[in-house]
Record summary:
The RNA shown here (Bacterial RNase P class A) has 349 nucleotides and comes from a Gammaproteobacteria bacterium.

Formats: sequence, C1' cells, structure tokens
RNA sequence: GAAGUCGGUCGAAUGGUCGCUGGGGUUGAUCUUCAGAGGAAAGUCCGGGCUCCAUAGAGCAAAGUGCUAGCUAACAGCUAGGUAUGGUGACAUAACGGAAAGUGCUGCAGAGAUUUAGACUACCCAGGAAUGGGAAAAGGUGAGAAGGUGCGGUAAGAGCGCACCGCGCGUUUGGUGACAAUCGUGGCAAGGUAAACCCCACUUGGAGCAAGCUCAAAUAGGCUACCCAUGGUACGGCUCGUGCAAGGUAGCGGGUAGAGUGCUAAAGCGUCUUGGCGACAAUACGCGUAGAUGAAUGACCAUUGCGAUUUUUAUCGUACAGAACCCGGCUUAUAGAUCAACUUCUUUU
Repeated sequence: GAAGUCGGUCGAAUGGUCGCUGGGGUUGAUCUUCAGAGGAAAGUCCGGGCUCCAUAGAGCAAAGUGCUAGCUAACAGCUAGGUAUGGUGACAUAACGGAAAGUGCUGCAGAGAUUUAGACUACCCAGGAAUGGGAAAAGGUGAGAAGGUGCGGUAAGAGCGCACCGCGCGUUUGGUGACAAUCGUGGCAAGGUAAACCCCACUUGGAGCAAGCUCAAAUAGGCUACCCAUGGUACGGCUCGUGCAAGGUAGCGGGUAGAGUGCUAAAGCGUCUUGGCGACAAUACGCGUAGAUGAAUGACCAUUGCGAUUUUUAUCGUACAGAACCCGGCUUAUAGAUCAACUUCUUUU
C1' cells in the first nucleotide's frame, strides 16, 4: 500500500418568528417556565411483567426446545467451550439427542439397493460346441454396491488369514461436562433418511390493555326451548379432584355505547469501585427521560456541518424511517461519516 474478518459510535447543529401537547407557577388565564418520536419506534417471530377466569391442583393428550457449562425475570436470546463442515488465515455456519427399540421411504441409472440381494463385460473348472458348476476379488451404473490399502492363500476367489487404517466394545489419564489422548480386544450386525412416524430428556393453564376497574345514562328485571343436585357451571381438549350458587346453555327481541382510570418511577438509565476469560453481578453515588385518544412532538427564514461535482467561492444532495400498557431479545431496512482490533499478500528499511 492492497484485499479481507469481526466489533462499536454518529446519522445533523445554532439563532429568530409563528403554532401544537403534557407538567409546574395557580383556583383560572391570551402570561411565564420545563419537557416533547428510534436504532430500529418497523415485522408480530420468541420470552416475560401486569389484568381477568379463580379458591386453585393432579394426570393424560397436545405443543415447544434439543452438544456441554454458565448469565438472565425468562427465552428458540447472550457468553464461553466441544464436535463437524467450509476457508491459506483472521473467522463463519449448524433444523448439533437416538438409525443396535420398532415401522416406513430410498426416483432414474444399474445384474442387483434386505427375502444377506446380485451377473451386463471380463475370471476359473468340465466340454469340440451348446451348456453346466464355482465366485463377486477386475471393469461399468450410481450419492451410496455389503469396510479400505497391501501381502499371503486359492482351480479362480472372498476378512479366508495377517499388518495398518476404519468401525463396535472396554480400561487408564485429563476435564464440572460435552469431549480428547493412550492401551487392549472383536473379524465386524450394508449405506442414507427422524426438516418421516417414532423413542429419550427438559419445559409449558388459557385469554389479552379493544385485558380489566369505577362513575353516569338508558331500556323490556322481556319471551321460548332443554338440563336440573346421581345434575348444571367455572374462557383450548378429556378424566379425577376442588369451588360456586339457583341457576346454566341455545335462540328471538329491545336499550345504551359518555366520562375517568389502567397510562408511565419501569426486572429504568448513567458513573466509579470490586469479582468474573466473558455474558453479567453487587455496593455506593447521581438522573428523573412523551403519555396523545381520529391521534401533539411541527412550519418558515438565515447561518453552519457533512458528501458529490466543477460553472471555485457556484450548484445539487443530506439515508431508513413516526410512540399508543411496558420491558428483554431476534429478524429486516439504512445516503454517508468515523473509531479500534485481527488475518493474508506485495514492497522498502
């Protein structure tokens, strides 16, 4: 200098004029003061807080997750590690438990893909030939052909035997563990697929702020059918148990739909110190950061910042995008500017 990998920050500023919403001064105001949309507010993909069912359990079914250990309120998240694959590497990805519990599927090609199958070209024996017997080692098809390579053996061959590797089982050592390494042993039960059914381990009530609570107002405290204590009912299904009360369920018909609350002090944010590889945790100190309800957080002017171009003091542009109960994650979109670490290549000293 070039090419990459991983992580972070900002993404506009100032002044003036006018306007809107909430809080305070204040009982009130045309007055004054303070504050007023994000890193993703988006998606609604996960997890919760909170509210109600509800006094509140057990089991089955169902659903979710799936290497190990930690963090967290919790999670399919995050941190660290392991294994496998890809990459020269920094690193990245994983829908990462089990195929010796069982069942299913495995197209085309090929002789043959579990009914230990299978003979197309080559091999060996007998025969003049047709043909018969042996074998699956060479070639071919295929993602995969009944472990691989080499030596011996054989009529020709084959784990038939041996050596090494692979695979299964077991010991020892290290590690909390997933695992790793060493040693021994067995000729060795075809391959793949569980993002097929299934088995194993762990977790899980349901509905949701349009949840709920209060006040006010209005009507028809209406009518019909079924069940009725061995029954009904209690917000996903079934069973048991528990509770509740004279009702419950289904249908027809009628009235009202306004105001307040929930609604913002949150598992909140920031800093120092300590512990930890880290995610994080604890103490102390400090801050107080929108609350609308058909929907506020804006409009205009001027100057500046940043970027591009060159008509050089000019022109153009300034991303993705707007809170609605709140929070922790993940995913997606993003003009541009900037910081730090690491890897590879080239050149010079």
It matches the Rfam family "Bacterial RNase P class A". By type it is a ribozyme. On this family, see Brown, Nucleic Acids Res 1999: "The Ribonuclease P Database". Its family is annotated with tRNA processing, dimeric ribonuclease P complex and ribonuclease P activity in the Gene Ontology. Model confidence (mean pLDDT): 75 of 100. The source organism's lineage runs through Bacteria, Pseudomonadati, Pseudomonadota and Gammaproteobacteria. The sequence was found by an Rfam model in a public genome assembly.